Predicted 3D model of a 100-nucleotide RNA (Bacterial small signal recognition particle RNA) from Candidatus Aminicenantes bacterium UBA4820. Its Rfam family is "Bacterial small signal recognition particle RNA". By type it is a non-coding RNA gene. The sequence was found by an Rfam model in a public genome assembly. Its mean pLDDT, the model's own confidence on a scale to 100, is 79.
RNA sequence: GAUUGGGUCUUACGCGACAAAUCCCCAUAAACCCCGCCAGGUCCGGGAGGAAGCAACGGUACGUGGGGCUCUUUGGGUGCCGUGAGGGUGCCUGAUUUGA
Repeated sequence: GAUUGGGUCUUACGCGACAAAUCCCCAUAAACCCCGCCAGGUCCGGGAGGAAGCAACGGUACGUGGGGCUCUUUGGGUGCCGUGAGGGUGCCUGAUUUGA
């Protein structure tokens, strides 16, 4: 100097961590425009009874906080990871070979 392989570079797929979300659990969460049950009181009735229904109580929903990551989804300068394709200007490195 030549040839060639690999890494660095780009990209796709796969796997694993990390983060977020879904989901699950707990707590809280509706004066009234959610449900149930409706003390008191109100209304209808001659009466027996009936009707609507506030507060309270109970439940549920939107939401909020905390916890859980088993599954699922998403994300990326995530990983001295793996496989393939691309790229061959430059850098690093291995092999073969040639000349001084």